[in-house]
About this RNA: This is a predicted complex of two RNAs, RNase P RNA and transfer RNA, with 415 nucleotides together.
């Protein structure tokens, strides 16, 4: 100085005018206080609550996946191991079993989970070539060819032997565990489970248009089945297991309360406890609640207001959008200077 | 709001428990045929399977996420 890493913040601000929504005051329209977002969005996961047949059992099925830990929970969050990238700061990782059983591996290739084309070596024969035995390093084909890399050895060769490497398994030490590390043995087992499956773990289902109360309206119209005491017919996807005595379906009309926002709620502190996620303590402090659905417009100033974007039960989180502007740190590499 | 399904050739569908040129009708073009048109015949071009990014040796097909877009859905009587 320049090029990266890393973890956040912020999304205009004051004043004026005038206009909407709510709530409380006023009594007839006066005044005072709130009034979008970091993603409100996608609707991808976890819960609240609410109701369906007790939400009980067992089946299917569907979620989940290296360990631990956080939390109401979660597929998130934080911190480890493995494993992949990078000189490095870091950074990504859907990461349980392929020796339980099955499927599939297309074309190429001689052969695709067991094999011999070319070839190597011995050996015989009708000797530019052919047979028959051994072999599986060399070529070739593919993404993948039965462990790599070197030495002995051998007719060629080959874990056949030996060293070192990765892999399997057993024992040991180290750790809370994932797993590291040591030593020994046999010699080696092809991928793929975001293919059936298998193992472990969690799960009933529909969602606020859930549902609850009042009113208006009187069992409205039109059709289907069945019409009887062991059967029928209905209830969660199923069945255990339950409930009826009629049941379904279609057509017409269509309100007004609640739910509803005080909640796993913000905010600030702390010489509280943890590595950190997150939890304890103290004080403050209410911060949208609408139902055709408010949160907007102009103007002045800030040297230029500019990107994505609008709440409809409600929290945790994820993913995905986003002008500009700001900060971070005993971070790292790289060059130059001292 | 909530739930749900769907996207492949201009247009309407196959293919989707992976396998290497993604196929069929209709449309267009182009040539027989005809005096000329229409039918009818033979032939040709057109997709990166709605983007994107992973899993696998291989992805239209499996999974994640973005995009469009289409359907259902109250209560009481």
């Nucleotide at each position: 100085u320049g090029a990266g890493c890393u973890a956040g913040c912020u999304g205009g601000g004051c004043g004026g005018u005038c206009g909407c929504g709510u709530g409380c005051u006023u009594a007839u329209u006066u005044g005072c206080a709130c009034g979008a977002g970091g993603a409100a969005a996608g609707u991808c996961c976890g819960a609240g609550c609410a109701c369906c047949u007790a939400a009980g059992g067992g089946c299917a099925g569907g979620g989940c996946g290296c360990c631990g830990g956080g939390u109401a929970a979660c597929a998130c969050c934080c911190g480890g191991u493995g494993g992949a990238g990078g000189c490095g700061a870091c950074u990504c990782u859907a990461a349980g079993g392929a020796a339980a059983g099955u499927g599939c591996a297309a074309c190429a290739g001689a052969g695709a989970u067991a094999u011999a084309c070319c070839g190597c070596a011995u050996g015989g024969g009708u000797u530019u070539c052919c047979c028959a035995u051994g072999c599986a390093a060399g070529g070739g084909u593919g993404g993948a060819a039965a462990g790599g890399u070197g030495a002995g050895g051998c007719a060629a060769g080959a874990g056949c032997u030996c060293a070192c490497c990765a892999g399997c398994g057993g024992c040991g030490u180290g750790g809370a565990g994932a797993c590291a590390u040591g030593c020994c043995g046999g010699c080696u087992a092809u991928g793929u489970a975001a293919a059936c499956c298998c193992c472990g773990u969690c799960u009933g289902g529909u969602g606020c248009a859930a549902g609850a109360u009042u009113g208006a309206a009187u069992u409205g119209g039109g059709g289907g089945c069945a019409u009887u005491u062991a059967a029928u017919g209905g209830c969660g996807g199923c069945c255990c297991g339950c409930c009826a005595c009629g049941c379904c379906c279609c057509u017409u009309g269509u309100a007004a309360u609640c739910g509803c926002u005080u909640g796993a709620g913000c905010c600030u502190g702390c010489g509280c406890g943890g590595u950190a996620a997150c939890g304890g303590c103290a004080g403050g402090c209410c911060u949208a609640g609408a139902u055709a659905g408010a949160u907007g417009a102009c103007c002045g100033u800030c040297u230029u207001u500019g990107a994505c974007a609008g709440a409809a039960c409600u929290c945790g989180g994820c993913u995905u959008a986003c002008a500009g502007g700001c900060u971070u740190g005993a971070c790292u590499c790289a060059a130059a200077c001292u | 709001g909530c739930g749900u399904c769907u996207g492949u050739a201009g247009c309407u569908c196959a293919g989707c428990a992976g396998g290497a040129u993604a196929g069929a009708g209709c449309a267009a073009c182009g040539g027989c045929c005809u005096u000329c048109u229409a039918a009818g015949c033979c032939g040709u071009g057109g997709g990166c399977c709605a983007g994107g990014g992973g899993u696998u040796c291989g992805a239209a097909u499996c999974c994640c996420u973005u995009c469009a877009g289409g359907c259902g859905c109250g209560c009481c009587a």

Overview:
It holds a member of the Rfam family "Bacterial RNase P class A". Rfam classes the family as a ribozyme. Its family is annotated with ribonuclease P activity, dimeric ribonuclease P complex and tRNA processing in the Gene Ontology.